[in-house]
């Protein structure tokens, strides 16, 4: 080169083309508990890799690009 997977909050992961302002778990901040810590309980922060296409609607379909993985001579 050439084929195929795969990209979502920090992290790990759900999510039928409308019900999505994208859920959950941890993580990190507050506050509650405690003498103090942890555990515990509330809250809050925070994500669709980049560009274009189809559609009235796109994280979801397709096409390129980037980036990781895997084949193959």
């Nucleotide at each position: 080169g050439c084929c195929c997977c795969c990209a979502u909050c920090g992290u790990c992961u759900a999510g039928c083309g409308g019900c999505c302002u994208a859920g959950g778990a941890u993580a990190c901040c507050g506050c509650c508990c405690u003498u103090u810590c942890a555990a515990g309980g509330c809250g809050g922060c925070g994500a669709c890799g980049c560009g274009g296409a189809u559609u009235c609607g796109a994280a979801u379909u397709c096409c390129g690009c980037u980036g990781g993985g895997g084949g193959u001579a």
A computed fold for a 73-nucleotide RNA from an Actinomycetota bacterium, annotated as transfer RNA. Rfam family: tRNA. Rfam describes the family as follows. Transfer RNA (tRNA) molecules are approximately 80 nucleotides in length. Their secondary structure includes four short double-helical elements and three loops (D, anti-codon, and T loops). Further hydrogen bonds mediate the characteristic L-shaped molecular structure. tRNAs have two regions of fundamental functional importance: the anti-codon, which is responsible for specific mRNA codon recognition, and the 3' end, to which the tRNAs corresponding amino acid is attached (by aminoacyl-tRNA synthetases). tRNAs cope with the degeneracy of the genetic code in two manners: having more than one tRNA (with a specific anti-codon) for a particular amino acid; and 'wobble' base-pairing, i.e. permitting non-standard base-pairing at the 3rd anti-codon position. Its mean pLDDT, the model's own confidence on a scale to 100, is 82. NCBI's taxonomy places the organism under Bacteria, Bacillati, Actinomycetota.